[in-house]
RNA sequence: UCGCCUUAAGUUGACCUGGCUCACAAUCACGAAGGAGAGGCGUGCGUAACACAUGCAAGUCGACACGGGAGAGCGUGAGGCAACUCCGCAAGUAUAGUGGCAGACGGGUGAGUAACACGUGAACAACCUACCCUUGAGAGUGGAAUAACCCCGCGAAAGCGGGGCUAAUACCGCAUAACAUCCCUGGGUCGCAUGGCGCGGGGAUCAAAGGCUUCGGCCACUCAAGGAGGGGUUCGCGGCUGAUUAGCUAGUUGGUGAGGCAACGGCCCACCAAGGCGACGAUCAGUAGCCGGCCUGAGAGGGCGUACGGCCACACUGGAACUGAGACACGGUCCAGACUCCUACGGGAGGCAGCAGUGGGGAAUUUUGCGCAAUGGGCGAAAGCCUGACGCAGCAACGCCGCGUGGAGGAUGAAGGCCUUCGGGUCGUAAACUCCUGUCAGGGGGGACGAAACGCCCGGCAACGGGCUCUGACUGUACCCUCUGAGGAAGCCACGGCUAACUCCGUGCCAGCAGCCGCGGUAAUACGGAGGUGGCAAGCGUUGUUCGGAAUUACUGGGCGUAAAGGGCGCGUAGGCGGCUAGGCAAGUCAGGUGUGAAAGCCCCGGGCUUAACUCGGGAAUUGCAUCUGAAACUGCUGUGCUUGAGUUCUGGAGGGGGUAGUGGAAUUCCCAGUGUAGCGGUGAAAUGCGUAGAUAUUGGGAGGAACACCUGCGGCGAAGGCGGCUACCUGGACAGAAACUGACGCUGAUGCGCGAAAGCUAGGGGAGCGAACGGGAUUAGAUACCCCGGUAGUCCUAGCUGUAAACGAUGGGUACUUGGUGUUGGGGGUAUUGAGUCCCUCGGUGCCGGAGUUAACACGUUAAGUGCCCCGCCUGGGGAGUACGGUCGCAAGACUGAAACUCAAAGGAAUUGACGGGGGCCCGCACAAGCGGUGGAGCAUGUGGUUCAAUUCGACGCAACGCGAAGAACCUUACCGGGGCUCGAACGGUAACUGCGACCUGUGGAAACGCAGGGUUCUCUUCGGAGACGGUUACCGAGGUGCUGCAUGGCUGUCGUCAGCUCGUGUCGUGAGAUGUUGGGUUAAGUCCCGCAACGAGCGCAACCCUUGCCCUUAGUUGCUAACAGGUCAAGCUGAGCACCCUAGGGGAACUGUCGGCGAAAAGCCGGAGGAAGGUGGGGAUGACGUCAAGUCCUCAUGGCCCUUACGUCCCGGGCUACACACGUGCUACAAUGGUCGGUACAAAGGGUCGCCAACCCGCGAGGGGGAGCUAAUCUCAAAAAACCGAUCUCAGUUCGGAUUGCAGUCUGCAACUCGACUGCAUGAAGGCGUACUCGCUAGUAGUCGCAGAUCAGCAUGCUGCGGUGAUAUCUUCUCCCGGGGCUUGGUACACACCG
Repeated sequence: UCGCCUUAAGUUGACCUGGCUCACAAUCACGAAGGAGAGGCGUGCGUAACACAUGCAAGUCGACACGGGAGAGCGUGAGGCAACUCCGCAAGUAUAGUGGCAGACGGGUGAGUAACACGUGAACAACCUACCCUUGAGAGUGGAAUAACCCCGCGAAAGCGGGGCUAAUACCGCAUAACAUCCCUGGGUCGCAUGGCGCGGGGAUCAAAGGCUUCGGCCACUCAAGGAGGGGUUCGCGGCUGAUUAGCUAGUUGGUGAGGCAACGGCCCACCAAGGCGACGAUCAGUAGCCGGCCUGAGAGGGCGUACGGCCACACUGGAACUGAGACACGGUCCAGACUCCUACGGGAGGCAGCAGUGGGGAAUUUUGCGCAAUGGGCGAAAGCCUGACGCAGCAACGCCGCGUGGAGGAUGAAGGCCUUCGGGUCGUAAACUCCUGUCAGGGGGGACGAAACGCCCGGCAACGGGCUCUGACUGUACCCUCUGAGGAAGCCACGGCUAACUCCGUGCCAGCAGCCGCGGUAAUACGGAGGUGGCAAGCGUUGUUCGGAAUUACUGGGCGUAAAGGGCGCGUAGGCGGCUAGGCAAGUCAGGUGUGAAAGCCCCGGGCUUAACUCGGGAAUUGCAUCUGAAACUGCUGUGCUUGAGUUCUGGAGGGGGUAGUGGAAUUCCCAGUGUAGCGGUGAAAUGCGUAGAUAUUGGGAGGAACACCUGCGGCGAAGGCGGCUACCUGGACAGAAACUGACGCUGAUGCGCGAAAGCUAGGGGAGCGAACGGGAUUAGAUACCCCGGUAGUCCUAGCUGUAAACGAUGGGUACUUGGUGUUGGGGGUAUUGAGUCCCUCGGUGCCGGAGUUAACACGUUAAGUGCCCCGCCUGGGGAGUACGGUCGCAAGACUGAAACUCAAAGGAAUUGACGGGGGCCCGCACAAGCGGUGGAGCAUGUGGUUCAAUUCGACGCAACGCGAAGAACCUUACCGGGGCUCGAACGGUAACUGCGACCUGUGGAAACGCAGGGUUCUCUUCGGAGACGGUUACCGAGGUGCUGCAUGGCUGUCGUCAGCUCGUGUCGUGAGAUGUUGGGUUAAGUCCCGCAACGAGCGCAACCCUUGCCCUUAGUUGCUAACAGGUCAAGCUGAGCACCCUAGGGGAACUGUCGGCGAAAAGCCGGAGGAAGGUGGGGAUGACGUCAAGUCCUCAUGGCCCUUACGUCCCGGGCUACACACGUGCUACAAUGGUCGGUACAAAGGGUCGCCAACCCGCGAGGGGGAGCUAAUCUCAAAAAACCGAUCUCAGUUCGGAUUGCAGUCUGCAACUCGACUGCAUGAAGGCGUACUCGCUAGUAGUCGCAGAUCAGCAUGCUGCGGUGAUAUCUUCUCCCGGGGCUUGGUACACACCG
């Protein structure tokens, strides 16, 4: 320079940080079930180095090195009738043996091995090397055996023994000896020590083999030198785990001598010496063949060592040597062992971790194939032979690679499936259909490359050159041509998020899924199926493993105040690191050169198979090691000097620094004595306890122990622990000032050593107070506690041990640098001054605030948690566990060191918003308090629970269910129960066919519904065929359901709460959640208003606008009213008249803190006053923010889903909702004299009324009946208001109180009052004498009390909704307490379904 590459997703109530788990992707291996067309190239026992049947895997040379030497067969060979024998060819062929070479290569496996085994780089002056190549020299002459063979013998066999014969390139002498080796010796040269190399002289020793021949020669042989290739040995460096393995070692370490080896060497032996290794990890234990490389990764790394290649080791297990150039030898020998086999029991044989193959093991791994055609190897002169090396084929989707299963057109968007809002959508141009193509498979035909050498011929001495010929396992394979015809060829997984892809049905915390988070309890995109979709594809998914993600071991590249993590503190060893400076060296460092870093692989370029995988050629790379040369800044080494780091000397002051001895006063307790008397003490309150034997209190005296008030201070000292009366002695350190001296002497510090609070231990003292344990008293459900009364160890001293702590600043030490302000402590200086206590500067210490910066935030911030450097310690999810085991220490208690199994998807930090608190402060409310009246006790009414029942229909359940839905259950209502009926249905829409029934009347069955019979027999139009309307029957599509789900919903409602809150836009702050605004100071009923403010504005709420009521004015004046006038009555606005008043109902005015004073901030506002009908919102109503409670309602209504369909629909009768041992809520009436009864006499408001209200009058004791005027209403009527007031009576009693209950007799409504109505009269006359604990309402026309009206309604009101009459007491602003609510918060939280946690 180029190339390649360049990651970081999710998960815990939210946020941030740290940590854990983990998907995807990549890769290797394995694999159940399911699915699968063809081909190329690779790969294929990871487990039992378990055991192996069978075959093969190492032989070759007869040109011979040697002696023997066949046979089949052939022959018009010979003998012979033939059988047969002999001869020739076969043939000197085949072949056993002798001999040579090769069986040490090739092939397998990974057991062992932590080692010079491997890798890499060096060394051998300490070595070997057959075959091959080059060179020099040579091969003369003899000899003795032995297998084969023959004979004999033993043995089952394997095999062996004896005798006899024979050859050699087998064996042995002698000769020759350049060279070689050894001894003696001369001199040269070189070197890193031993020493090497080379030239001479003398002496000694050691060789040989022949064969073939075309006679050219070729192949062998011997000695020596060199080469190539191969091997042996040594060394540097490099690569696993454990210290809960710390010491190891006797041939051990070295020396001398001798032996041995190819060679060095304790390699072996004898003697001598006492060494050698180790915290830079020896020894021991565990694991493992090593490497090139392979996988992953951005890289650095991490994991692995299959196939291919290099090295090593091994060959049944262990040991040993022989032969040989080479072995301690996979298919050799010997011994031992285990195992297997044969046996005639005497004895023998064997070794697949060679190729196939078998059994076994296992989740799992192939054919007992073909061929030597090619490549390579052994032998041979060669032909050739051998070769499970190798080349091929077979099996297996085991992997990689490329190919195919068709292409184009084709909308009625077919059928069918699925979904549907029922319109449609989707599968889907997909199919059908039309036109094409022809890969693969199938049929037919053709048909390779891989082969050229060797050999033979020619030339050449040869190397070699030319020519000719032979040879193919794969294989009739690849490939090519042709024929047929879309035909024969698609599956698997997923679809909640991560993560690409959605609906329906089924199921109902079941069945099941799941990598993590998590799905499933009736609407499941998460289970199962289906349709659709996504992904990959002859595969797909799962499981295991490795790397990655993971910066989660951090070299690149992390941390330790609170998240895991600073050693309790110091001294100091090794080690690590280290100030300024002239020179030298060159180990580190840097530059260049050289050698090496095998090949294959990766990468680049190019080539060959149609492409690719695969393969061939070239290049690059191989970051490394070694060596040479050079550089000298930095580090290092050496060495010269220096003073700023460090230290020494001097002067000075500060200090609870340490140790020892002495000494002082106050207080507690105890003892003695005095005074004195009944209590003391203690607590929330008590009790135990002490005290009449005299306590407590008080006075005096004495004893003893411990601790040192005030001073005392975010003051001092110390390394930390820690240190506090005073005095003396001994002693450590720090600080300041001024000079002088030494000259880097420094910093840190593993192991080690020392110090080390409290408690505890040992021994001996001591013991006042306090006080574990213990005893007692209380508290409590209990109280092994908190509180109280006692009290032993201990606390104190001496000597020793222990060695821990929230030993904390939860912050290791050193050094340098980096804005400030303000205290305080010790020292020094300056200025002013007579004098520094004040002012300024400076050094050391100790605090607070805060800038930059840092931090997850909190916070830190010159005393760093900032910015650098140096050294040490420590951390790596929570639990298990600081536990177990082991070791060390300790008297013990225990301390230090310190795991694992298993289990969880978290644990944790800081901050945020809420919520909560028996947290704080602020403020409201009939919240309390102060009062009035009640409930709770009684009887009754009503609702509920419970129980009962055929049914007692259903809903509502703290406040916020319970006189609630229901503003009115005898039938109806009615939903419940029993019984009787109906099935297009009780009501409604539509279609088709038939029909004119039906209604109505009569009779009849029946409880009715309903049925039967009879009578009756529709309307309009008409072209008379019919059509339409209405009704009926039949059939069908819809019906119907007060059946379920209010936790699928809409709507409506309750509640917090008429509480004052809830939010948004923009801006600003914060990494973010979020904050700010909305907090603060005041004020208000109010987030009401004012002021301030990084906020400025805005919205929904508050208030106002609306209705009603209170005052006035105006308009209007009947049905209302009546002042004046007139008439008139027993009386009366009764009449004329009038519209003034009252009133009615339209309009308007009036109140705004407007005004005065005070307070307040010149504010908002508050307090008081005036005026006024009303005064600070005048009273009341309507009006209900964002939201909360899965609050209530599917039975008002609406509605998704589910369920029923001769019934869960519908009609009818009867019953039930009204039951009754009980319990609760809400009410009514009472218990009486503020009262009851009787009589008399007044005064309302607001409403209702024609299917109605009903007057007068008459009857009835009464409910009521008769009656009928008036009234569609300011006209008539309901209608009497009641309490009140006046008078009489009752006189405190279960009563002249109270009215329940019951009997009898009635009235009214209604089809019908039995279950089950209301009312009336007479009679009856229950409980009850003011209500425990608890609890409810109410702040003014209110509470209480009194009656009236209305809705519902045939009838039925103590309930509900309204109306007026009468009409208080008390508290006034208090917050102490209870309850509820609001806002703030400096503060807490382990809650967030939010404390009912």
The RNA shown here (small-subunit ribosomal RNA) has 1397 nucleotides and comes from an uncultured bacterium. The prediction has a mean pLDDT of 82. Its Rfam family is "Bacterial small subunit ribosomal RNA".